[in-house]
Context: one part of a larger RNA
RNA sequence: UGACGGGGGCUCACACAAGCGGUGGAGCAUGUUGUUCAAUUCGAAGCAACGCGAAGAACCUUACCUGGGUUUGACAUGCUUGGGCUGGUCCGUGAAAGCGGGCUUUCUUUUCGAAGACCCUUGCACAGGUGUUGCAUGGCUGUCGUCAGCUCGUGUCGUGAGAUGUCGGGUUAAGUCCCAUAACGAGCGAAACCCUUGUCCUUAGUUGCCAGCGGGUUAAGCCGGGCACUUUAGGGAGACUGCCGGUGUUAAACCGGAGGAAGGUGGGGACGACGUCAAGUCAUCAUGGCCUUUAUGCCCAGGGCUACAAACGUGCUACAAUGGCUGGUACAAAGGGAGGCAAGACCGAGAGGUGGAGCAAAUCCCAAAAAGCCGGCCCCAGUUCGGAUUGGGGGCUGCAACUCGCCCCCAUGAAGUUGGAAUCGCUAGUAAUCGCGGAUCAGCCACGCCGCGGUGAAUGUGUUCCUGAGCCUUGUACA
Numbered sequence: 001u002g003a004c005g006g007g008g009g010c011u012c013a014c015a016c017a018a019g020c021g022g023u024g025g026a027g028c029a030u031g032u033u034g035u036u037c038a039a040u041u042c043g044a045a046g047c048a049a050c051g052c053g054a055a056g057a058a059c060c061u062u063a064c065c066u067g068g069g070u071u072u073g074a075c076a077u078g079c080u081u082g083g084g085c086u087g088g089u090c091c092g093u094g095a096a097a098g099c100g101g102g103c104u105u106u107c108u109u110u111u112c113g114a115a116g117a118c119c120c121u122u123g124c125a126c127a128g129g130u131g132u133u134g135c136a137u138g139g140c141u142g143u144c145g146u147c148a149g150c151u152c153g154u155g156u157c158g159u160g161a162g163a164u165g166u167c168g169g170g171u172u173a174a175g176u177c178c179c180a181u182a183a184c185g186a187g188c189g190a191a192a193c194c195c196u197u198g199u200c201c202u203u204a205g206u207u208g209c210c211a212g213c214g215g216g217u218u219a220a221g222c223c224g225g226g227c228a229c230u231u232u233a234g235g236g237a238g239a240c241u242g243c244c245g246g247u248g249u250u251a252a253a254c255c256g257g258a259g260g261a262a263g264g265u266g267g268g269g270a271c272g273a274c275g276u277c278a279a280g281u282c283a284u285c286a287u288g289g290c291c292u293u294u295a296u297g298c299c300c301a302g303g304g305c306u307a308c309a310a311a312c313g314u315g316c317u318a319c320a321a322u323g324g325c326u327g328g329u330a331c332a333a334a335g336g337g338a339g340g341c342a343a344g345a346c347c348g349a350g351a352g353g354u355g356g357a358g359c360a361a362a363u364c365c366c367a368a369a370a371a372g373c374c375g376g377c378c379c380c381a382g383u384u385c386g387g388a389u390u391g392g393g394g395g396c397u398g399c400a401a402c403u404c405g406c407c408c409c410c411a412u413g414a415a416g417u418u419g420g421a422a423u424c425g426c427u428a429g430u431a432a433u434c435g436c437g438g439a440u441c442a443g444c445c446a447c448g449c450c451g452c453g454g455u456g457a458a459u460g461u462g463u464u465c466c467u468g469a470g471c472c473u474u475g476u477a478c479a
Stems, first nucleotide, its partner, number of pairs: 001479002003476003007473007015463002019426005026317008034308002042053002064303007073126001077125003082120003087104007107116003128292002131290003137286002139281003142277001144275001149188006155164003168179003194269004199237006208227003213224003240263001243257005319419001323378007335366003340359002345354003385416001390411007432455007
């Protein structure tokens, strides 16, 4: 100087407390361990691995296994031998890859010798490796933590390591600011600058809108017309403790109030200091060393990654009446669409099919929002709860749904009556609850992930305790 303490002081955080909803019990989905297997490819391992890499494993993917084949190679560059002339098509064998054979064709330049491009072939340099080492590395990422810290120059103090500044008194979300001060300044962080949302003004009205005027329809901005309003997207204003009162050291600041759409960082996001964990990744990529070279490379078929005594994590659906079923009837936002989205119509009980208007989309489509509201039935039961499992019949995608896809219909109708010890999330448009969209994608095991809006709470104004963190101080046989 640090680190540590079942030392002290101060402070903070959904850390506890106060609340609301879960997990742990059930069924299923998914990941992991274990076991099994020819193979169940590999990685991730307390927090910070376990719906993680994977934003799509039937083939492909695919890295694994079995079998079949191949060796200058699927791919790059250069040289070399012989031949053909790019290419097309057919036959045999085969699961395919491949192997063997037949027919046909013929590019550019040309000094008509040939040369070049391309293909096959011989040989050589070499290619190749998702082989190994993340404890040789770059890059990227997680974590402490959006915690308030981490440092430097000059000066001063100390023999020196080092200290001071950065401590102290206030204050803040903050090393934020003020005062004080052997320190004076500065940098990286904090804040601000950026995006978004909340109010108003202005510019502009099409594909958007429709108040007033006219026309018109069963109806509809449907038409003339208008750009007021909503909205869209450019520009601007607005919030700064600016104003008032109080407290405070005349400070910084804090408390209350006015005005205001918004008030003390208005809400949300992007943004992550010096560093820590030899943290993670050699399987995104790049890369040193090592290993391999008729194989640890490459091609193909089939299988596997989907196994199943068991255990754990994360979720979904429930156990019902604040509910289930059923008829009617409202109101979103954000997205996507050309090898695409697909309306009306018709067929089907349905999944779906036929057909195809319109739309590179503020124009058309996906598109029905759902919870809600208004009626009806159920009457507390393993039920009109719950939907697992299984049988049968169909539909769709795709070369192909046996291993191993999704959907529909009929039948079947399991466990489950609120879950032990324990444990998680959340402080406001949040939790809870309800649906909608997208990426990946032929299809889909999505209940995942990332977004969007609808309805919309309770509790806390405390810091004794648990956990983690910051500053000061103290002890130490630790570095």